[in-house]
Context: one part of a larger RNA
RNA sequence: UGACGGAAGGGCACCACCAGGAGUGGAGCCUGCGGCUUAAUUUGACUCAACACGGGAAAACUUACCAGGUCCGGACAUGAGAAGGAUUGACAGAUUGAGAGCUCUUUCAUGAUUUUAUGGGUGGUGGUGCAUGGCCGUUCUUAGUUGGUGGAGUGAUUUGUCUGGUUGAUUCCGUUAACGAACGAGACCUCAGCCUGCUAAAUAGGCAGCGCAUUCUUGAAUGUGAUGGCUUCUUAGAGGGACUUUCCGGGUCUACCGGAAGGAAGUUUGAGGCAAUAACAGGUCUGUGAUGCCCUUAGAUGUUCUGGGCCGCACGCGCGCUACAAUGACAGAGUCAGCGAGCUCUCCUGUAUCGAAAGGUAUGGGGAAUCUUUUCAGUCUCUGUCGUGAUGGGGCUAGACCCUUGUAAUUAUUGGUCUCCAACGAGGAAUUCCUAGUAAACGCAGGUCAUUAACCUGCAUUGAUUACGUCCCUGCCCUUUGUACA
Numbered sequence: 001u002g003a004c005g006g007a008a009g010g011g012c013a014c015c016a017c018c019a020g021g022a023g024u025g026g027a028g029c030c031u032g033c034g035g036c037u038u039a040a041u042u043u044g045a046c047u048c049a050a051c052a053c054g055g056g057a058a059a060a061c062u063u064a065c066c067a068g069g070u071c072c073g074g075a076c077a078u079g080a081g082a083a084g085g086a087u088u089g090a091c092a093g094a095u096u097g098a099g100a101g102c103u104c105u106u107u108c109a110u111g112a113u114u115u116u117a118u119g120g121g122u123g124g125u126g127g128u129g130c131a132u133g134g135c136c137g138u139u140c141u142u143a144g145u146u147g148g149u150g151g152a153g154u155g156a157u158u159u160g161u162c163u164g165g166u167u168g169a170u171u172c173c174g175u176u177a178a179c180g181a182a183c184g185a186g187a188c189c190u191c192a193g194c195c196u197g198c199u200a201a202a203u204a205g206g207c208a209g210c211g212c213a214u215u216c217u218u219g220a221a222u223g224u225g226a227u228g229g230c231u232u233c234u235u236a237g238a239g240g241g242a243c244u245u246u247c248c249g250g251g252u253c254u255a256c257c258g259g260a261a262g263g264a265a266g267u268u269u270g271a272g273g274c275a276a277u278a279a280c281a282g283g284u285c286u287g288u289g290a291u292g293c294c295c296u297u298a299g300a301u302g303u304u305c306u307g308g309g310c311c312g313c314a315c316g317c318g319c320g321c322u323a324c325a326a327u328g329a330c331a332g333a334g335u336c337a338g339c340g341a342g343c344u345c346u347c348c349u350g351u352a353u354c355g356a357a358a359g360g361u362a363u364g365g366g367g368a369a370u371c372u373u374u375u376c377a378g379u380c381u382c383u384g385u386c387g388u389g390a391u392g393g394g395g396c397u398a399g400a401c402c403c404u405u406g407u408a409a410u411u412a413u414u415g416g417u418c419u420c421c422a423a424c425g426a427g428g429a430a431u432u433c434c435u436a437g438u439a440a441a442c443g444c445a446g447g448u449c450a451u452u453a454a455c456c457u458g459c460a461u462u463g464a465u466u467a468c469g470u471c472c473c474u475g476c477c478c479u480u481u482g483u484a485c486a
Stems, first nucleotide, its partner, number of pairs: 001486001003483003007480007016470002020434005027322003031318004035313002043054002065308005071302001076119005086113001088109003092105003123296002126294003132290001134284003137280003144183003148179002150159003162174001164173002188273005194240002198237004204231002207228002210225006243266001245261006324427001328386007341372002347366008393424001398419005440462002443459005
């Protein structure tokens, strides 16, 4: 100097508590991990920092595993063999999962590409992440880290980097043997909020008169076509806007804190991104034509083909979905979004039509603010049925039929219809997440995708209760102190 203390004092955090909310833990199912089983059930990761993680939803491929079958994609060099032929290919039959001349029988064709031996390469989802790079995660979302000159000490070192107040903050005020600086914090970047001010728009939207069509009531409503002008709404460029502004109170009347006003906005305006120093023998050699060494290299751990497995089920654990109903289920009607995405030639799909539905057929639009699409979303609202029962709650498990994707659906890809109608009557000990448009509920879009979402990433809709504090538990930071260790 640090690490530690069942030492003391401050400060901080819903990965801590308090006050609460939603739960999870109990049930059924989905999925990951272990175990068991197995030819194989490939494998990494195991407290936070492994376990709906490897963007890991694997029917083949993927694929690394298992049972088998081919091929060489063995460069190059040096020998050997070799035009009197090095080698290579093949119908049929046998053989084989196989229309693999794989091998055998049988002969034909081929013509220096090869064959054989040695050296040496190449490939490897083989090993080693405890040999490494890079990337990521974590310590650690906190406020921390460093040197120059000066001071103290023989020196390691220390001061600066602080008694105090304050802040989300080593943020400031101030104190001051320190002064002046750097990284981090902040500033910055992105998104969301405001602009009747600017620039615009036949890919956005009103308005006006003029045509055309329909319903009709003189005239109006709706749709449609070009024209004219406009920019409130929409889109997006340039800008502006908040700086805690003003006032009151507290406070060394400093930094700042509390309240009120104005304001679209006053928790760092909200949410993200970026993110120091020092580390870990954290993860990844299964992201890479990044990579050392080792192994293997033709009966291959290379590569490809067929089939199987990764899905197996006495069991244990984790993330989730659906529920246990009446604040509900079911039926009909009504009414509203925002993020997206869309053709490797076959993606997003409108309309018409057939069909109970899933889906089929025909014909269109769109490489997109133009078409899908006003994405007619679901919670929600209204009306009706049900009436506390394992019930019209719940929808597991089975049986049959139909369609779709795909070469292929059996161990049932998904979807639809009918029947079957399980546990579950709110979940023990434990334990997770969370402070406002948040939790929860509710759907939608995208990723994966031939087909497929109980997952993930976003998006809007409806929208609470309870704190606005504390250091008691769990941890973190600082100061003082003690001890052992390096």

Predicted 3D model of a 486-nucleotide part of an RNA (small-subunit ribosomal RNA, 3' major domain) from Labyrinthula sp. Its Rfam family is "Eukaryotic small subunit ribosomal RNA". The literature on the family includes a 2001 paper in Science by Yusupov et al., "Crystal structure of the ribosome at 5.5 A resolution". Clan: SSU clan.